This is a predicted structure of a 150-nucleotide RNA (glmS glucosamine-6-phosphate activated ribozyme aptamer). Of the family's consensus pairs, 87% are formed in the model. Rfam family: glmS glucosamine-6-phosphate activated ribozyme aptamer. Rfam links the family to the GO terms catalytic activity and regulation of gene expression. Model confidence (mean pLDDT): 75 of 100.

This record gives sequence, C1' cells and structure tokens, in this order.
RNA sequence: UUUUACAUGAUAGCGCUGGGACUUGGGUCGCCAAGUAGACGAGGGAGAGGUUUAUCGAAACAUUCAGCGGGUGCCUCUCGGUUGCUGUAACCGUUAGUCAGCUGACAAAACCCGAAGUGAUUCGGGCACAAAGCAGCUAAACAGCAAAUA
Repeated sequence: UUUUACAUGAUAGCGCUGGGACUUGGGUCGCCAAGUAGACGAGGGAGAGGUUUAUCGAAACAUUCAGCGGGUGCCUCUCGGUUGCUGUAACCGUUAGUCAGCUGACAAAACCCGAAGUGAUUCGGGCACAAAGCAGCUAAACAGCAAAUA
C1' cells in the first nucleotide's frame, strides 16, 4: 500500500474534492508546502424493483461557484390505511383523505457579544424574521349492500 473477514460508531440537504476561491510561510516568480471555507435552516423513511439536477423557504446578488458519491423524492408492483361496509376510483404510509378557503403554532444562518487561531476561519452564547408541510374548522366521488330515521 492492497485485499478479505469480523466488530463498533456515525450519517441522508448529507459526505467528499490534487477544479477554482481564500489564508500563512517560502520562493529561482514557473510555483511549492501547510491550512481554511466549500448550502442557512424547515420538512421528508411500509417492502421490492427502476430512475436522478428529489421538497420548501431564509440570506446574498460576491464561490450558497464547479465536480463526484449518496439520498427519506418520483414511477411501477405488492402490502396496509382513509371516505359506514364491499368493489372501483382517488389520496395517503402506521400521526396512513387529495385539491381549495380561513385561522393558528413553529427555524437557522445573517446580526451582536465572548473564546481559540499569526491568519483564512472555527466554536459557544444571545436576538428578530419564513415557506412548504403540519394542526383545527368549512365544502366535496360512483355502483351495490347493510343499518338507522322519516
């Protein structure tokens, strides 16, 4: 250094980067070495297969650039749930009913302060403000069957 096996731990807007950017030092001015950052949170997980630029807003308008990998997204099937039951259909995923309207609660970065570092920068504390989605309310499928009421 490579391979195999085992064990443990972490992880899903997550990880990585000899592209580029930034810092420090050196330099023969071609660059070299050591470092830093490389998406701010909210939301998102039935099983199998397939697929890849997979939701939402905040900040900024300057790299939150660019690339690679992964992924809770999407599609098909199966299972399950909801609309009294069954089927269809639609939607959803165990908190299992979509669209629409109204109401309600909810973030971090930014910013300020402190600490560490020569520095880029990092860590901690404090503060304000979203959208999707969520909760509550309102309205809304077809056929058959059953029950209740008139």